[in-house]
RNA sequence: GGAGUCGGCCAGGCAGUCGCGGUGCCUUCGGGCAUCGAGGAAAGUCCGGGCUCCACAGGGCAGGGUGCCAGGUAACGCCUGGGCGGCGCGAGCCGACGGAAAGUGCAACAGAGAGAAGACCGCCGAACGGUGUCGCAAGGCAUGCGUGGCAAGGGUGAAACGGUGCGGUAAGAGCGCACCGCCCGCGGGGCCAACGCCGCGGGGCACGGCAAACCCCACCUGGAGCAAGGCCAAAUAGAGGUGCAAUGGGACGGCCCGUCCUGCACCCGGGUAGGCUGCUUGAGGCCUGCAGCGAUGCAGCGUCCAGACGAAUGACUGUCCACGACAGAACCCGGCUUAUCGGCCGGCUCCGCAC
Numbered sequence: 001g002g003a004g005u006c007g008g009c010c011a012g013g014c015a016g017u018c019g020c021g022g023u024g025c026c027u028u029c030g031g032g033c034a035u036c037g038a039g040g041a042a043a044g045u046c047c048g049g050g051c052u053c054c055a056c057a058g059g060g061c062a063g064g065g066u067g068c069c070a071g072g073u074a075a076c077g078c079c080u081g082g083g084c085g086g087c088g089c090g091a092g093c094c095g096a097c098g099g100a101a102a103g104u105g106c107a108a109c110a111g112a113g114a115g116a117a118g119a120c121c122g123c124c125g126a127a128c129g130g131u132g133u134c135g136c137a138a139g140g141c142a143u144g145c146g147u148g149g150c151a152a153g154g155g156u157g158a159a160a161c162g163g164u165g166c167g168g169u170a171a172g173a174g175c176g177c178a179c180c181g182c183c184c185g186c187g188g189g190g191c192c193a194a195c196g197c198c199g200c201g202g203g204g205c206a207c208g209g210c211a212a213a214c215c216c217c218a219c220c221u222g223g224a225g226c227a228a229g230g231c232c233a234a235a236u237a238g239a240g241g242u243g244c245a246a247u248g249g250g251a252c253g254g255c256c257c258g259u260c261c262u263g264c265a266c267c268c269g270g271g272u273a274g275g276c277u278g279c280u281u282g283a284g285g286c287c288u289g290c291a292g293c294g295a296u297g298c299a300g301c302g303u304c305c306a307g308a309c310g311a312a313u314g315a316c317u318g319u320c321c322a323c324g325a326c327a328g329a330a331c332c333c334g335g336c337u338u339a340u341c342g343g344c345c346g347g348c349u350c351c352g353c354a355c
């Protein structure tokens, strides 16, 4: 200097004018002054929790979820560290990564054969049969056609029952041996563990693949959501209560008795319109120190940082530059995922050059 990788940060700046929302103060009730006013994703609503209401003795089943190990956390499907597998020269990146020697099932097409299988091409051979030939005959010779041996090589497939070499053999084969791989046991290592790094012993090699197929194992798991929920409360329903009034009016009836309905006021009750609340001080954020590889935890310091409900956060002008992306809170918080102009800082890796 170039290429790359990981982590963190910024998200046009400044000034002026006008406008909008919250809060506080003042007010002559018109308004004025002060102060604060979106994001790293406010998004998707995919996980986890707080909060609220409903349900619920306890235990189990079913259903759903998670799935290497350890740690972190309020919790998680998140994060950190480690293991294993894959990719990369490397920094580093990616992985639903428990169990297939419990059971059931699946494997299209191709292929001989898809699981304790199988022989299409092939390799091998003269024991038996066939055929040919020689021989009077017994029999000899030839031939891989049938019966037969093999699985090295070819071929099929995503996948074919360890690999390489030597020996061995008619040809072959863990058939024998060496090395590699694999399985089992023991010991060490890994501060525990996952793991299988090291050592020792045993075994010719079983136990192929798929569990985002059923299933088995371990752990977790009630439902609905701020339009949750709470409070106040015009209206209207009330066969709730008290008081008042003519012993009133109406219905049944020819009339009386009787039964039923009916007024006004207040209270109670209920809760429509509307209003208030929930609402933002919180697992909060900044800085410092300590513990830890780290996620994170603890302590100290100082701080208040949107809270609307037709719903504010904008517009214009000037100026500067590197010419400005994705995008807009609606109960709150922790994650994940997705979108995103341009730029800054730091760690590390590879290549080239110079000293």
Stems, first nucleotide, its partner, number of pairs: 001351010012320007020037007039326001043337002046335005051225004063221005068082005083097001084095004098216002103214002105210002120154002122150003127147003130143005162180006181205001182203007189195001229277004238268001240267005248262005284303001287300005321324001